[in-house]
RNA sequence: GGGACGGUAGCUCAACCGGAUAGAGCAUUGGUCUUCUAAACCAAAGGUUGUGGGUUCGAUUCCCACCCGUCUCA
Numbered sequence: 001g002g003g004a005c006g007g008u009a010g011c012u013c014a015a016c017c018g019g020a021u022a023g024a025g026c027a028u029u030g031g032u033c034u035u036c037u038a039a040a041c042c043a044a045a046g047g048u049u050g051u052g053g054g055u056u057c058g059a060u061u062c063c064c065a066c067c068c069g070u071c072u073c074a
Stems, first nucleotide, its partner, number of pairs: 001073007010026004019057001028044005050066005
C1' cells in the first nucleotide's frame, strides 16, 4: 500500500428488507426484604449509534470520504 470484518449505555451484545419512543444482560444508584451483608424482587439513571457529508417524507440500517481496531495479501 491492497482486501475483508468491526466501531451502538461503564462492560458484553441486539435492532429481521429503511418506519413510529434505539433495547437486553451485567455493573451503578434508590427502595422492599434481612439483626447486618449477600441473594431475590421492584424502580431509576445512563446513548451526538466512531467523525463529517450525501440520498430519503424518514437512516443504527443505504452511498462517499476520513479516523480507530482485528485479520489477511504483498
The RNA shown here (transfer RNA) has 74 nucleotides and comes from Limosilactobacillus fermentum IFO 3956. The prediction has a mean pLDDT of 80. A source record names the gene tRNA-Arg-TCT-1-1. The RNAcentral record of the sequence draws on ENA, GtRNAdb and Rfam. The same sequence occurs in records of 9 taxa.